[in-house]
Context: one part of a larger RNA
RNA sequence: CUGGGCUUAAAGCGUCCGUAGCUGGAUUGUUAAGUCUCUUGGGAAAUCCACCGGCUCAACCGAUGGGCGUUCAGGAGAAACUGGCAAUCUAGGGACCGGGAGAGGUGAGAGGUACUCCAGGGGUAGGAGUGAAAUCCUGUAAUCCUUGGGGGACCACCCGUGGCGAAGGCGUCUCACUAGAACGGCUCCGACAGUGAGGGACGAAAGCUGGGGGAGCAAACCGGAUUAGAUACCCGGGUAGUCCCAGCUGUAAACGAUGCGCGUUAGGUGUAUCGGUGACCACAGUCAUCUAGGUGCCAAGGGAAACCGUGAAACGUGCCGCCUGGGAAGUACGGUCGCAGGGCUGAAACUU
Numbered sequence: 001c002u003g004g005g006c007u008u009a010a011a012g013c014g015u016c017c018g019u020a021g022c023u024g025g026a027u028u029g030u031u032a033a034g035u036c037u038c039u040u041g042g043g044a045a046a047u048c049c050a051c052c053g054g055c056u057c058a059a060c061c062g063a064u065g066g067g068c069g070u071u072c073a074g075g076a077g078a079a080a081c082u083g084g085c086a087a088u089c090u091a092g093g094g095a096c097c098g099g100g101a102g103a104g105g106u107g108a109g110a111g112g113u114a115c116u117c118c119a120g121g122g123g124u125a126g127g128a129g130u131g132a133a134a135u136c137c138u139g140u141a142a143u144c145c146u147u148g149g150g151g152g153a154c155c156a157c158c159c160g161u162g163g164c165g166a167a168g169g170c171g172u173c174u175c176a177c178u179a180g181a182a183c184g185g186c187u188c189c190g191a192c193a194g195u196g197a198g199g200g201a202c203g204a205a206a207g208c209u210g211g212g213g214g215a216g217c218a219a220a221c222c223g224g225a226u227u228a229g230a231u232a233c234c235c236g237g238g239u240a241g242u243c244c245c246a247g248c249u250g251u252a253a254a255c256g257a258u259g260c261g262c263g264u265u266a267g268g269u270g271u272a273u274c275g276g277u278g279a280c281c282a283c284a285g286u287c288a289u290c291u292a293g294g295u296g297c298c299a300a301g302g303g304a305a306a307c308c309g310u311g312a313a314a315c316g317u318g319c320c321g322c323c324u325g326g327g328a329a330g331u332a333c334g335g336u337c338g339c340a341g342g343g344c345u346g347a348a349a350c351u352u
Base pairs, nucleotide, nucleotide: 003324004323005322006321007306008305012320014202015201016200017199021195022194023193025089026088027087028086029085030084031083033082034081035078036077037076038075039074040073041072048066049065050064052062053061054060092192093189094188095187096185097184098183104178105177106176107175108174109173110172111155112154115151116150117149118148119147120146121145122144126137127136163170164169207248208247209246210245211244212243216242217241221237222236223235224234259319260318261317262316263315264314267298268297269296270295271294273292275290276289277288278287279286280285301308302307325352326351327350334345335344336343337342
């Protein structure tokens, strides 16, 4: 010396499940594959070292001995550690039971205001819009008031650095089915675990295919303004789309720009959510404390700093993914997936 890294400089797969692999809790016994000790053999020559000799010396060459040859095979032993086998255990993990929390998911039903359209009644000259206007609507009676009906989308207040979910995401109410987490239990199983190359599933919005639906909004588009111009910002319209069903696409600043699991390392102080225990109590509730998950501020330590700081970006450990100057370029070519748009994989010349 036997690489350094990944919040923001290049770098954590969008998320989870899981195959192989890698890694793996406590005790006892056994085995001897790994491991260690001794021994035998092999371990070419040249090169290297020591010494002797031959060319007049040296380089060079030769003899002898040693070393190197990073390792292999046979035999004899050791048994701590790793592995194998057998048995046992409960601290990891799982199951079960109990009472609670939640916009977790799917399906069905019900409701609410607003909007828009249609019809009836009232009513008359404006309405709409802007910085100011105009396009636009309106005498076939608009805007406005009122009654009734139809339609589609959405779910104000409650709403909270509140909750739930692996992520994407989830918000009116009721019911049915269904998933996960937390807490409590001297209940049960007994290492059944962690991670996870390939693989699979899920995956916002937009987009695509077929079929429905279409109120509002609104890419494209058409007008009116503004302007030197205005393929915009502002205004009047408006089609895809937005909604539903069945399929596809598989990407996002899919962000905590921070992979997952486990352990260790002072505490203090707020805040809010779920649960347990205790005290005061009237069942409302208040206080103390513990656990889980969330959100703030301060040690040590870390960091280039900003900052992180017991849900670490500290100190360790197991496994996976990824990075290696900028551009060319997430391009070309090939492969593969897709109906397509395109996705995944992914260079080089050249340039600096």
Predicted 3D model of a 352-nucleotide part of an RNA (small-subunit ribosomal RNA, central domain) from an uncultured bacterium. The RNAcentral record of the full RNA draws on ENA and SILVA. It matches the Rfam family "Bacterial small subunit ribosomal RNA".